[in-house]
Context: one part of a larger RNA
RNA sequence: GGAUUAACGCUAGCGGGAGGCCUAAUACAUGCAAGUCGAGGGGCAGCACGAUGAGCAAUACUUGGUGGCGACCGGCGCACGGGUGAGUAACACGUACGCAAUCUACCUGUAACUGGUGAAUAGCCCGGGGAAACUCGGAUUAAUACACCAUAAUAUAUAGAGUUCGCAUGAACUUCAUAUUAAAGCUCCGGCGGUUACAGAUGAGCGUGCGUUUGAUUAGCUAGUUGGUGAGGUAACGGCUCACCAAGGCUACGAUCAAUAGCUGGUCUGAGAGGAUGAUCAGCCACACUGGGACUGAGACACGGCCCAGACUCCUACGGGAGGCAGCAGUAGGGAAUAUUGGACAAUGGGCGCAAGCCUGAUCCAGCCAUCCCGCGUGCAGGAUGAAGGUCCUAUGGAUUGUAAACUGCUUUUAUCAGGGAAGAAACCUUGGGAUUCAUCCCAAGUUGACGGUACCUGAGGAAUAAGCACCGGCUAACUCCGUGCCAGCAGCCGCGGUAAUACGGAGGGUGCAAGCGCUAUCC
Repeated sequence: GGAUUAACGCUAGCGGGAGGCCUAAUACAUGCAAGUCGAGGGGCAGCACGAUGAGCAAUACUUGGUGGCGACCGGCGCACGGGUGAGUAACACGUACGCAAUCUACCUGUAACUGGUGAAUAGCCCGGGGAAACUCGGAUUAAUACACCAUAAUAUAUAGAGUUCGCAUGAACUUCAUAUUAAAGCUCCGGCGGUUACAGAUGAGCGUGCGUUUGAUUAGCUAGUUGGUGAGGUAACGGCUCACCAAGGCUACGAUCAAUAGCUGGUCUGAGAGGAUGAUCAGCCACACUGGGACUGAGACACGGCCCAGACUCCUACGGGAGGCAGCAGUAGGGAAUAUUGGACAAUGGGCGCAAGCCUGAUCCAGCCAUCCCGCGUGCAGGAUGAAGGUCCUAUGGAUUGUAAACUGCUUUUAUCAGGGAAGAAACCUUGGGAUUCAUCCCAAGUUGACGGUACCUGAGGAAUAAGCACCGGCUAACUCCGUGCCAGCAGCCGCGGUAAUACGGAGGGUGCAAGCGCUAUCC
């Protein structure tokens, strides 16, 4: 000098863009953050409409008939998105290869199929237990829930023949035999689905080379340890697990142990080499009160799922139960220190749905904070009795503050008030028209904005609404007077202060930066 997720002191007009618990991975009140589908199903608690209707009437009552729909069965989603950095020195990450050792829901393409039957169960109803959470028994019922039968191969299993190829085990292809294995319906009749096989796309899993902090005042470490055979297990290879056999394996090119740490793209600095760092944004990993475990599923050993143990908090009728903000806000605590219990799904994206749509603290916006970066303003021109006042001096006078002020003219950014007023919106969908390979596509009109009456534009009057902070001995730009008298104090280093202090305190003047300026901390 530059930089910072900064803090502190003094000060503070505005706008744009960004950022905002670095500490206690401490504990959490409250609300919200993952639902959706009635075009899968039985149904109908509540709402609306219609119908029925004792009754003069109001209205009571009845009615799944319609729109819809609480709870329930079922499907898909909940493994994404969002948070945090505790652990991890490791194939975790980065990079480059490999899988002839693998899986992949939804999506796309191709081919084929979608026939029949049955037993239950939730809900509803009846009854019981419990303070509650919840739970037990009986009767009855549906499905795209469950089960069975049929059909079936380029699937799976076993056995045979052949061709081509390879990095070993082997791989691909052709042919043949036997056996096994599938489906679900709904419909507004347009479609939407279901099953099998092959291929694609996407995502994931596994292996390997190289790179990846410090310590030798850590020198030896290792029994599933290293390898083999066999078996089990997995989507898959493998001591991954087990039985048996052998005695191996790592290490001074630093094993083991200990300490520290998420890694990277990047960021800061530097001419570079390098050094430091890993906030925001993006990729990967790990974690979800602590430890362990599996279930479901295409995918989890699952943040807002389950089970067990533990600590803690809460409820209890003492028998027993409930909970997990490292989601968004917010609270307490810790701390030098870090924001609103806001608005909207209008856009982008996601889930479900044929769609309308519903959900979305992702996201888009707004609020707070000079925390940072950028921009703008606080006026411009003229004006010398060089006014008054202040300060200083060689003191009837002069110098300086200083064109500074007053005064005259001008302008109106900004602020205030008034008027107008966006882009972000194109779609989905509806209506009309057209084309068509009958899958669908095109055109026109209508509809949709949280931000927001915001940005922006125009007008009005009026210099009106707006300057501080640090420093002035040398380094280092900027000097005099007064006070103090080794005191009070200053100080980054050298050093100032003991009676003429440009170094302390005040004043006048000056220098630097400026809505900031200094100080502290850290890095280069």
Predicted 3D model of a 524-nucleotide part of an RNA (small-subunit ribosomal RNA, 5' domain) from a metagenome. The coordinates come from a structure-prediction model, not an experiment, and the mean pLDDT is 86.